This record gives sequence, C1' cells and structure tokens, in this order.
RNA sequence: AUCUUAUCCAGAAAGGUGGAGGGAAAGGCCCGAUGAUACCUUAGCAACCCUUGCUCCGGCAAGAAGGUGCUAAUUCCUACUCAUUCAUGAGUCAGAUAAGUC
Repeated sequence: AUCUUAUCCAGAAAGGUGGAGGGAAAGGCCCGAUGAUACCUUAGCAACCCUUGCUCCGGCAAGAAGGUGCUAAUUCCUACUCAUUCAUGAGUCAGAUAAGUC
C1' cells in the first nucleotide's frame, strides 16, 4: 500500500511513564489536570488465523499454546437508497479488524 471475502447492538482494566488535548474525517454529543489520548508492563476479553474431535465436506463442537485484534459510549450518533406505523427495519457508502492477495 492494491484488491477480494467475512464480521462489527456481546465481551473484557489495573499499575507505570507523560502532561493536553482526544474520540478517523465534518457536524453533534461526549471523554479529559479527580490526568484523558498515547506509550510500556501485567492482567483480561474474544475466537479471524490456529489446535483437537466429528462430519452429510456445507459445516458443527470443544480448546486457547502461538500470530493478530480488542478492553468509555452500538463503528458513540449521523451520510445515501428503499419500505414505513415516523420510529424503526433492510440494503449500500465510509471506517475498523482478520484472512488471503498485489
């Protein structure tokens, strides 16, 4: 950094460093000197890759050593299309993550 596929209303925090903005972007709404965001350590969550067993070969169940990921708020909310009881539902876009790929 390209593309493809899958998932995104569940879950899971303490300590240390540091010192001002942060939550992708714009708006909103929040978080933050009672120290956020970030980084490090430890712990944990989950189960994409993975391991084991079964299999009608589509998957299913169990596990957690390893590779990632994650541990404020539904991806914090939204944008577009359709339906519609006007608040919701379905689909799409954008984003994130994983696996593969360039």

This is a predicted structure of a 102-nucleotide RNA (SAM riboswitch aptamer (S box leader)) from a Saprospiraceae bacterium.
The organism belongs to Saprospiraceae, within Bacteria.
It was read from a public genome assembly, where an Rfam model found it.
Model confidence (mean pLDDT): 82 of 100.